[in-house]
């Protein structure tokens, strides 16, 4: 160049085109402790942008942007 994936909390991972986008871990506060841990509670935190389709988009179409594989 070219063809085929994938992008959601800080990590990791969920969501038939319709629930207030869910958990796990993590940060923070609280309870427990002589003090920490490990245990409970409770907060905070996400849809890569930008158009389209639809009554309704994380989900589908396109482009555009990042990242992986694979051919040249």
């Nucleotide at each position: 160049g070219g063809g085929c994936g994938c992008g959601u909390a800080g990590u990791u991972c969920a969501a038939u085109g319709g629930a207030u986008a869910g958990a796990a871990u993590g940060u923070c506060c609280g309870g427990u402790u002589u003090c920490g841990g490990c245990c409970c509670g409770g907060c905070c935190g996400a849809u890569c942008g930008a158009g389209g389709u639809u009554c309704g988009a994380a989900u589908c179409c396109u482009c555009g942007c990042g990242u992986g594989c694979c051919c040249a």
Molecule: transfer RNA
Organism: archaeon